[in-house]
Context: one part of a larger RNA
This record gives sequence, structure tokens and C1' cells, in this order.
RNA sequence: UGACGGGGGCCCGCACAAGCAGCGGAGCGUGCGGUUCAAUUCGAUGCGACACGAAGAACCUUACCAGGGUUUGACAUGGACGUGGUAGCGAAGGGAAACCGGAGCGACUCGCAAGAGAGCGUCCACAGGUGAUGCAUGGCUGUCGUCAGCUCGUGCCGUGAGGUGUUGGGUUAAGUCCCGCAACGAGCGCAACCCUCACCCUUAGUUGCUAGCCGCAAGGAAGCACCCUAAGGGAACUGCCUCGGAUAACGGGGAGGAAGGUGGGGAUGACGUCAAGUCCUCAUGGCCUUUAUGCCCAGGGCUACACACGUGCUACAAUGGCCGGUACAAACCGUCGCUAACUCGCGAGAGGGAGCCAAUCGGAAAAAACCGGUCUCAGUUCGGAUUGCAGGCUGCAACUCGCCUGCAUGAAGCUGGAAUCGCUAGUAAUCACGUAUCAGAAUGACGUGGUGAAUACGUUCCCGGGCCUUGCACA
Repeated sequence: UGACGGGGGCCCGCACAAGCAGCGGAGCGUGCGGUUCAAUUCGAUGCGACACGAAGAACCUUACCAGGGUUUGACAUGGACGUGGUAGCGAAGGGAAACCGGAGCGACUCGCAAGAGAGCGUCCACAGGUGAUGCAUGGCUGUCGUCAGCUCGUGCCGUGAGGUGUUGGGUUAAGUCCCGCAACGAGCGCAACCCUCACCCUUAGUUGCUAGCCGCAAGGAAGCACCCUAAGGGAACUGCCUCGGAUAACGGGGAGGAAGGUGGGGAUGACGUCAAGUCCUCAUGGCCUUUAUGCCCAGGGCUACACACGUGCUACAAUGGCCGGUACAAACCGUCGCUAACUCGCGAGAGGGAGCCAAUCGGAAAAAACCGGUCUCAGUUCGGAUUGCAGGCUGCAACUCGCCUGCAUGAAGCUGGAAUCGCUAGUAAUCACGUAUCAGAAUGACGUGGUGAAUACGUUCCCGGGCCUUGCACA
């Protein structure tokens, strides 16, 4: 000087408390451990691994396994030699394919030609490696933590390490600001500048909108008032009043206002820590491999299953299930696409093909909600696992191993021990919608809106953190 303390003081955070809904019990989805296996590819392992890399493993992917094949190679550059019916296409035959095989067909550029080139073959340099090392590295990322800190120049103090500034009195979300002070200034952080939501204005008016006209309606005409869209601007600054405070910073209350004291949300992550993670995104040192640890192929595996854990979904019902009817979104996507009307089918779906490169057409039904009916507390009209049969779709191909539909079957489950997670407001909870990936394949991820709570006395305690101080056998 730090780190540490079951030392002290001050202060924060869904840290506790106060609440709400969960997890831990059940079935299933998914990931991990373990075990098994020819292989069950690899990585990630307290928080900060475990619906994580993977925004999508039937083949491919694919890195794994057994088998078949190949050796200048699937790919790049250079050199030497060869080839000129050469490159390329490629029949018969063998084969699971890769590949072996090679009948036959048969080009190109420059040049008058000779020849040269491209190509191909042989050979040599070399290629190749998702092989090892993240404890050799770059880059990127997680984490403490959006915590309020981390430093520098000059001066001053100290033999020095170093201190001071950055401590102190107040204050703040904040090293935020004020005052004081051997310090005076400055930098990286904080804040602001950026995006978005909330209010208003201007500009603009189609594909959007409709106050008045026509029409039963769809819509038309007309218009751009309104709504909306999207570009610009305004608006909030403790500006005003009052009280407290040191006359300061600031705090309490109030007015006006769409919004009030950081208005809500996002982007933004200081010096550093964890030899944290990644050599399998990529890049890269040295190491290893070179008829194999490279490359190609078809098949299998990554999907196994006495078990154990994480994370989700669906439930255990009446604030509910089922049936019928009737409303109201936002965001997003679409030409290798979205696919309407209509017809067929109980349905998945099939036929069909209008319109749309989309404020125009389509996906598209929003669902919970509301109205009416039914069930009456039961392992049930709860719950839907499992299994049988019959079908549909994608795709070369659904056996291992896809999704969906119908009929039948109807398991466990009656609110879950110890323990434990999230959340302070348009939040939790709950309800549906969309997108990326994608031929197909979400209960995951990322977004969108609908309905919409409860509680916070307080900081003693648990966890993490900040500042000052103290002890110290630690560095």
C1' cells in the first nucleotide's frame, strides 16, 4: 500500500422484510452427469456450465464408429517432363455408393506457320488436418457491475515504499454538486449529446382517413378537418411559489402542465479481476501427422437407459371443462414466395387458381374477454401420458429417427419434504400473435400487443457492493 476480520461507523441493491406467482412431488419436452456402446463427435462445470456453442442431427450437416475406396490429393501456388483425337461428355461390365473401367462422341485462345497457352497426365516443391496446447497468442465474450470508481501533470510531505490531491462538513442515482483544506489543474469513467415511447405544431395526402353528398350495403364522388403514416420542429430547465438548509449545494410541499425533478425503456460497460471462456467461427507461434490424425462414399451413431440433477411445458380443475354465438390488437413476413374466393374431406389436408414485389393482395382465426347453454365435486364431461388402427404432409428417402389428423385407449397426477428462484407497475401473473433458423421438424430463442394485480413497517439479520476507520501471525 492492499487483501482479510463471526472489528467499528456511514450508505446502497428484489439483499432481507412485506407481498404475488413459481420450482422442488406427477407425466412429458429439452440439456447435463453417470452408465452402456463399434461409436454414443467435441467444447462449456459454483455464482458467471447444464432449451449453453446448436437461429433448428432422417441423408447432408458431422467433426464420431465399423466397412469400402483414394494418395500432388476435395482446394492453392510454383517448377520439370510428357500429352495434341487433348479438355469435356461418356456406353457395356463390376459395385451399396464412392470408385474401377473405358467402347464411342468430341471442343477452345494467340499465331500464316513453327510453336505457345489453357486443360489433362507423371514427378517434385508442397497441399490438407474440427490433430494437441486458450497455461505461447490476436480477436471476441462472460463476470464483479451501469458498481462509482481508476489515474495523471506540476507542486508539497516522506531516506524510501508511498502519501497528498481522491480525506473532512453537507448533498446526490453518481469522485453529482456545494463549502472547507498544501494543494492547483487535468484525463478515463458518471451525466449529457444518440434511438424509442408519451403531448403539441408544421409539411405531406396514396394504397391511409371520412365530418358533410350519393348508395340497402360494398363502395363511389369529393375533401385532407379528424385518425394515421413519417420527416422536421416545439416542449421540462428545480424555470416559478413556499418552507427547511450555511446566504450554498440540495431537500420537502405546491402551482401550471401531456409529461416533474434522471419522465418510461434502450444503446452505451472506466483502470482492472478471475493464467475465467473460446486453437471446433476466424486468425496465429512453436509441436504432432503426411498411402494418414488428409480426402471420398454408402450405412450406423450424435436420438442408447437400472439411475441422478438443471431448465421448461401440461396438469391436478368450478375464478373451471365442454358447446354455440358476438367483439377488440400490435409487431412482423411474403415472387424458388404469401396464397384468397369456391369445391371435396369429420379432420390433417387436397383440388383450385383470383390478387399481390404489397399502408393496395395474402398469411390472418387474435386468444383470454363478453352473452347463452351444459356439467355439480366425481380420478369426473378434470387430466392428457401411453398404446392400437386408419390417414395426411415435406422430402431421393420418415425402419433406426420427423411433424400433423381422425377413431379407439385412457396412465401418473387431488397443490408437492428439506430446500430454493423471479418480480416494485403497465411490472408480476395470465392470454394469444409474429419472426429468424428452416424442404420438413419448438414446450426453445427473439420480438409484439390484450387483460392486469398485491406489497414495501423498516435496515436488526442473510447475500453482494461503495466510502472512512481499526486490528493483523497474510501479500
Overview:
RNAcentral holds the full RNA, with entries from ENA and SILVA. A computed fold for a 475-nucleotide part of an RNA from an uncultured bacterium, annotated as small-subunit ribosomal RNA, 3' major domain. Rfam family: Bacterial small subunit ribosomal RNA. Gene Ontology terms of the family: ribosome and structural constituent of ribosome. Its mean pLDDT, the model's own confidence on a scale to 100, is 85.